A computed fold for a 348-nucleotide part of an RNA from a metagenome, annotated as small-subunit ribosomal RNA, central domain. The coordinates come from a structure-prediction model, not an experiment, and the mean pLDDT is 85.
[in-house]
Context: one part of a larger RNA
RNA sequence: CUGGGCGUAAAGCGCGCGUAGGCGGUUUUCCAAGUUGGAGGUGAAAUCCCGGGGCUCAACCCCGGAACUGCCUUCAAAACUGGAUGACUAGAAGCCGAGAGAGGUAAGGGGAAUUCCUAGUGUAGAGGUGAAAUUCGUAGAUAUUAGGAAGAACACCAGUGGCGAAGGCGCCUUACUGGCUCGGUCUUGACGCUGAGGUGCGAAAGUGUGGGGAGCAAACAGGAUUAGAUACCCUGGUAGUCCACACCGUAAACGAUGGUGCUAGUUGUCGGGGGGCUCAGUCCUUCGGUGACGCAGCUAACGCAUUAAGCACCCCGCCUGGGGAGUACGGUCGCAAGAUUAAAACUC
Numbered sequence: 001c002u003g004g005g006c007g008u009a010a011a012g013c014g015c016g017c018g019u020a021g022g023c024g025g026u027u028u029u030c031c032a033a034g035u036u037g038g039a040g041g042u043g044a045a046a047u048c049c050c051g052g053g054g055c056u057c058a059a060c061c062c063c064g065g066a067a068c069u070g071c072c073u074u075c076a077a078a079a080c081u082g083g084a085u086g087a088c089u090a091g092a093a094g095c096c097g098a099g100a101g102a103g104g105u106a107a108g109g110g111g112a113a114u115u116c117c118u119a120g121u122g123u124a125g126a127g128g129u130g131a132a133a134u135u136c137g138u139a140g141a142u143a144u145u146a147g148g149a150a151g152a153a154c155a156c157c158a159g160u161g162g163c164g165a166a167g168g169c170g171c172c173u174u175a176c177u178g179g180c181u182c183g184g185u186c187u188u189g190a191c192g193c194u195g196a197g198g199u200g201c202g203a204a205a206g207u208g209u210g211g212g213g214a215g216c217a218a219a220c221a222g223g224a225u226u227a228g229a230u231a232c233c234c235u236g237g238u239a240g241u242c243c244a245c246a247c248c249g250u251a252a253a254c255g256a257u258g259g260u261g262c263u264a265g266u267u268g269u270c271g272g273g274g275g276g277c278u279c280a281g282u283c284c285u286u287c288g289g290u291g292a293c294g295c296a297g298c299u300a301a302c303g304c305a306u307u308a309a310g311c312a313c314c315c316c317g318c319c320u321g322g323g324g325a326g327u328a329c330g331g332u333c334g335c336a337a338g339a340u341u342a343a344a345a346c347u348c
Stems, first nucleotide, its partner, number of pairs: 004319003007302002012316001014201004021194003025088003029084003033081002035077008049065006091191001092188002094185006103177007110154001114150008125136002162169002206247006215241002220236004258315002261311002265293013297304002321348003330341004
């Protein structure tokens, strides 16, 4: 390299958009590049293969054939691929009418709780634990009542519920805004799929500048525990957690399952459409999502099973024994932390 693979053994980029490229619906006519057939030329000799022959045999040598699977020229065919041309509507998109939703951004508002402050009542404890102690409290704590301030998070509803490409999104209202679904269509007419590079988004932690800081809490301090205890438990507590702007670009970024067509059923649930009976319930049917089971089929097994890991097409990414190592060196990116690309010696 071929072959074989990628849910769990090595292997699906964290996720989009999209350039080149690859692949691409039905049909008319034409072209003949690919394709197919015929003919001609060439494909040196030797070698290889086959049949003979010569050295005593063999290696070796000689003769003949085949082959040299290729290339070029020419004639022809028109099914398929391709090109040109015209047409189509089943893919795709648009338009109209509806619908659901924690989809996104910004502004404004709300109540519960917590902590702190002020004042009142009130008196000796309160906290905390397995038990304690550190800690707080007669300078009046804890408890309780009233008032005020601040920041952060939004109980119940809440659901193998919903939305989003993924990360993710949950108090209320308003403004702006993305996507999706259903029904209709007298619209366009293949405009599609995938996507190397590229580009954008991307939890948490972390970084820079400026704010903010209630609670929680790495680090740190103290108290316990213990043989020790750089821990688990307790009392404190700073970065951080929050906001704005700018970086970082990674996660068990998981369904450990890349993106697009066809294939038994049963049942739950969410959001729509149509119809019947009834009169707001129920039944039938249909579309789109989301769960449970289960046949064929697949799988090493576990299991998957119309939301496939089944049957197929096309496109991209990735794997090739364990360790060394996702490391070194070099490149690129970054303020840094580091990220990304990515070996070898050696060893089993």